[in-house]
RNA sequence: CACCGAAAAGGGCAAAAUCCGGUAAAACGGAUGACGCAAAACCGCCUCCCUAUAAUGGGCAGAGGGGUUGCCGAA
Numbered sequence: 001c002a003c004c005g006a007a008a009a010g011g012g013c014a015a016a017a018u019c020c021g022g023u024a025a026a027a028c029g030g031a032u033g034a035c036g037c038a039a040a041a042c043c044g045c046c047u048c049c050c051u052a053u054a055a056u057g058g059g060c061a062g063a064g065g066g067g068u069u070g071c072c073g074a075a
Base pairs, nucleotide, nucleotide: 004073005072012037013036017032018031019030020029021028035062041068042067043066045065046064047063049059050058051057
């Protein structure tokens, strides 16, 4: 350095549900919440999936692959 993920520490994110906002719809945003997560950080490039205003459209990064970055540390 790469792979890897036991233990500990300091931090981080936040599923379902409820409320409010929001979309044509699915999404999405905020609050509460805490199922989980070492990339559950970022990127819609590929596949899956969701949606259906018909626009060669929109969405999903907590489904998989890929790219970029990244805390701690044994075997």
Predicted 3D model of a 75-nucleotide RNA (c-di-GMP-I riboswitch aptamer) from a Desulfuromonadaceae bacterium. It matches the Rfam family "c-di-GMP-I riboswitch aptamer". From the family's description: GEMM was predicted in a large-scale screen for bacterial structured RNA regulatory elements. Model confidence (mean pLDDT): 84 of 100. The source organism's lineage runs through Bacteria, Thermodesulfobacteriota, Desulfuromonadia, Desulfuromonadales and Desulfuromonadaceae.